[in-house]
RNA sequence: UCCCAGGUAGCUCAGUGGUAGAGCGAUCGGCUGUUAACCGAUUGGUCGGAGGUUCGACCCCUCUCCUGGGAGCCA
Numbered sequence: 001u002c003c004c005a006g007g008u009a010g011c012u013c014a015g016u017g018g019u020a021g022a023g024c025g026a027u028c029g030g031c032u033g034u035u036a037a038c039c040g041a042u043u044g045g046u047c048g049g050a051g052g053u054u055c056g057a058c059c060c061c062u063c064u065c066c067u068g069g070g071a072g073c074c075a
Stems, first nucleotide, its partner, number of pairs: 001071007010024004018055001025043006048064005
């Protein structure tokens, strides 16, 4: 320098055009000899950033930042 994959909740990940979810976690309550386990409720995100397309974008297009992997760097 080029190619590929990825970036979404505190963490691990879904969602591939119709307005964002699950598990874990955290908080409160119940139960219990008990701070565990179990049960219930609550708590969660300008979807890496900026533009564009569209009636509508996490999703499609362009640029850009970051992470991982691969190739090349022979004259």